RNA sequence: AACUCAUCGAGACCGGCUGAGGGACUGGCCCUUCGACGCCGGGGCAACCACGGGCUGCAUGCCCGAACGGUGCCAACUCCUGCGAGAGCGACUGCUGCUCGAGAGAUGAGUC
Numbered sequence: 001a002a003c004u005c006a007u008c009g010a011g012a013c014c015g016g017c018u019g020a021g022g023g024a025c026u027g028g029c030c031c032u033u034c035g036a037c038g039c040c041g042g043g044g045c046a047a048c049c050a051c052g053g054g055c056u057g058c059a060u061g062c063c064c065g066a067a068c069g070g071u072g073c074c075a076a077c078u079c080c081u082g083c084g085a086g087a088g089c090g091a092c093u094g095c096u097g098c099u100c101g102a103g104a105g106a107u108g109a110g111u112c
Stems, first nucleotide, its partner, number of pairs: 002111007013042005021031003025082001027080002043074003047071003051065005078104001083101004087096003
C1' cells in the first nucleotide's frame, strides 16, 4: 500500500519558532498577519487496542475506572456537499442545515 471489521452530531489549551495560506478532493461556506497551517515544549480530551473491576463460570456483549502502556485527537455534525431513494414545500422540471442508504475520507484493531 491492499483487504476485513468497528466508530465518526460529545470532548479538549498555553507558550516558543516560522510567515501565507489552511479546512483530504469538487462546489460552497468558513478559519487566517488580532499570525492560521506546520514544527517544538508543556497541558488536556478519551475513540480503539492493552490494563484493573463488575454484570457472568465461559464465549460474546455491556458497564465502570485509571490515563504513568500503544496509537489517536484538541474550529465549525467527517463544516455542508457530491451518488441513489424517500418526505415536505412549490408548480416546473425547482427548493429544503428534512430522513435513510451508498460512495469518498479519518481513526483504531486484525490479516497480508